[in-house]
Context: one part of a larger RNA
């Protein structure tokens, strides 16, 4: 010097991205507990007091064991006697748990050691408990109960598999299966032009098929011209085989014509305008399928920007509350709130505290020297 612990004068976060870290709290009983709230919580909130031991003490109170007595029940008995022990009361007596009082005694120090919560405020996100990147990420990521859509009538849809068959389900629309959203409260606005799904079918276009016109291509045969009569050139040419095929009849789909956003989505510019200015309910225009409603807003989203005004601190680029000039917030790719919860993330206070001013000393293990 390291590692791992205990101490520690004054100060207490002045450290630091950040109170990481360590320190504080901490059992058990009594007292008391606040905003807010889904009335369940919040709540060990928060803040206090107490705790050893010895006498009173064979106290009180309970709970039990015996004994007497006495009432109720039960049995017998006509009835009275008398039996049963089964409840209760009272008297004595015995043990057993336990709180509260009063009085003493010891130490620094009485939950004497160990186990054993530091707490409030406020904001963001995510309701909750739970799930996750085995070996850098536990979250605000996924789930999640509740909402909606959509398909699906059962040989269901869908899935897996060439099939056969399986699964869905020994289930049947109060079911199964996709997708999005995410307790709960208070709502979820305008747009169907585009793409997508649902829907129609008059009309364009359309494939294989079916037709099968007219044509090319081959040559028996037939004219024609030439011939050294062996041919040779040339021109129609049936039938057969073949080669292209044209009108014309064809479905779905697409054109088209309607629906539909808790389907994918989208949700505007310029001018001018009011008796100080200054804004600008309003007027005009141009476009658009429709121009962003309620709610919220420098936001986990705001470039400018450390926005601008409060607040908090002597001092605040962070936080809290506003404004609103929304670079480029908005309603189930959910909007706005919202109790309890969170090893979540911000900001700020108490108590603590070697984190620090500023270090210092002790314990154990290593480093080091020596064997």
């Nucleotide at each position: 010097c390291c590692c791992u612990c205990g101490u520690u004068a004054a100060g207490g976060a002045a450290c630091u991205c950040g109170g990481c870290a360590a320190a504080u709290u901490g059992a058990c009983c009594c007292c008391g507990u606040a905003a807010c709230u889904u009335c369940g919580g919040g709540a060990u909130a928060a803040g206090g007091g107490g705790u050893g031991c010895c006498c009173c003490g064979u106290c009180a109170g309970c709970g039990u064991g015996c004994g007497g007595u006495u009432g109720a029940u039960c049995c017998u008995u006509c009835a009275c006697c008398g039996g049963a022990c089964u409840c209760g009361g009272c008297c004595g007596u015995g043990c057993g748990c336990c709180a509260g009082g009063g009085g003493g005694c010891c130490g620094c120090a009485g939950a004497g050691a160990a186990u054993c919560g530091g707490c409030c405020c406020a904001a963001g996100c995510g309701a909750c408990u739970g799930u996750u990147u085995a070996c850098u990420a536990a979250a605000a990521a996924c789930a999640c109960a509740g909402g909606a859509c959509u398909c699906u009538g059962c040989g269901a849809a869908c899935u897996c598999g060439c099939a056969a068959g399986a699964g869905g389900a020994u289930g049947u629309a109060u079911a199964g299966a996709g997708u999005c959203u995410g307790a709960c409260g208070c709502c979820u606005g305008c747009u169907c032009g585009g793409u997508g799904c649902c829907g129609g079918u008059a009309g364009g276009u359309u494939a294989a098929g079916g037709g099968g016109a007219a044509g090319g291509g081959u040559u028996a045969g037939c004219c024609c011209g030439c011939u050294u009569c062996g041919g040779c050139g040339g021109g129609c040419g049936a039938a057969g085989c073949u080669c292209a095929u044209a009108a014309c009849c064809g479905a779905a789909g697409c054109c088209c014509c309607g629906g539909u956003u808790a389907a994918c989505g989208g949700c505007g510019g310029c001018u001018g305008u009011a008796a100080c200015u200054a804004u600008g309910a309003c007027a005009g225009u141009c476009c658009u399928a429709a121009g962003g409603u309620a709610g919220c807003g420098a936001a986990g989203u705001c470039c400018c920007u450390u926005g601008u005004c409060g607040g908090g601190u002597a001092a605040g680029u962070u936080c809290c509350g506003a404004c609103c000039u929304g670079c480029a917030c908005g309603a189930a790719u959910g909007g706005c709130g919202u109790a309890a919860c969170g090893a979540c993330u911000u900001g700020g206070g108490c108590a603590c505290u070697g984190u620090c001013u500023c270090a210092a000393c002790g314990a154990g293990g290593g480093a080091c020297u020596c064997g």

Large-subunit ribosomal RNA, domain IV from a Planctomycetota bacterium, 371 nucleotides, folded computationally. The full RNA is in RNAcentral, with records from ENA. Its Rfam family is "Bacterial large subunit ribosomal RNA". Rfam 15.1 lists 51,934 matches to the family in 10,816 species.